This is a predicted structure of a 252-nucleotide part of an RNA (large-subunit ribosomal RNA, domain VI) from Bacteroidetes bacterium 41-46. Taxonomically the source falls in Bacteroidota (Bacteria, Pseudomonadati). It was read from a public genome assembly.
Context: one part of a larger RNA
């Protein structure tokens, strides 16, 4: 921009894309078959591999948010206590998020038309012949079936609801997001829990400082402490104020 009025929501599916894999074991059955050696079809069940999709409850990583230990050196006058720099100084842990090595799930069954092939009936050609007319079976393949996209499918579809300038709806702007390069998308904007803060808490670290007590002291203890808390709740304290712009033709 189009889809001949303007919108919001829900959809149909023309047409595309993805997927389609496979082993071993048990059983049927040491059966059929075979002199024996050996050893099935068909069918039933179990469990794997690779691959794919999703997820983070478990396991395992990362986690320059966080907590702790510690070395050298500088600073806060000194002690104590903090703090800067040294690859995050080094080391031990580690939530959310993101992940795989972790977990869940998937390939099926089935129908139709067929290939090679196997047949029925059957003439040309009194026989024979699956083929010439006709009919049937038959593949991991084809068309459907499963999952995803999809009306710019210009053949532009359908349904429901709203609006007629007293204006439906959308945008600008702001607070944000398991959305994201920007844009877009989604949530919210005081009729408010959108983010921050505050309070609480799942969780992390591992028992703060100061002081008391015990000990000559290191240290222990009062103390599951203190600090943090991207997660989850509650709470209008702060910021989403106010407002502006677009918006319906020869349609009804």
């Nucleotide at each position: 921009c189009g889809u001949a009025g303007g919108a919001a929501g829900u959809u149909u599916g023309a047409g595309g894309g993805g997927g389609u894999c496979u082993g071993a074991c048990c059983u049927u059955a040491g059966u059929a078959c075979g002199a024996g050696a050996g050893g099935a079809c068909c069918g039933g069940g179990u469990u794997g591999g690779a691959c794919g999709c999703a997820c983070c409850g478990c396991u395992a990583g990362u986690u320059u948010a966080c907590c702790g230990g510690u070395u050298g050196u500088g600073g806060c006058g000194c002690c104590a206590g903090c703090u800067g720099c040294a690859c995050c100084g080094c080391c031990g842990g580690g939530u959310a998020g993101c992940u795989a090595u972790g977990u869940g799930c998937g390939g099926u069954u089935u129908a139709g038309a067929u290939a090679a092939g196997c047949g029925c009936u059957g003439a040309a050609a009194g026989c024979a012949u699956c083929u010439a007319a006709g009919c049937g079976c038959g593949a991991a393949g084809c068309u459907a079936g499963c999952c995803c996209c999809a009306a710019g499918a210009u053949g532009a579809g359908a349904c429901u609801u709203c609006c007629c300038u007293u204006g439906a709806g959308g945008g600008u702007c702001g607070u944000g997001g398991a959305a994201g390069a920007c844009u877009a998308c989604c949530a919210c904007g005081u009729u408010g829990a959108u983010a921050g803060g505050c309070u609480g808490u799942a969780g992390g670290u591992g028992u703060a400082a100061a002081g008391g007590c015990a000990g000559u002291a290191a240290u222990g203890u009062c103390a599951a402490a203190g600090c943090c808390g991207a997660g989850c709740a509650g709470u209008a304290c702060u910021a989403a104020u106010c407002a502006c712009c677009c918006g319906a033709c020869a349609g009804g």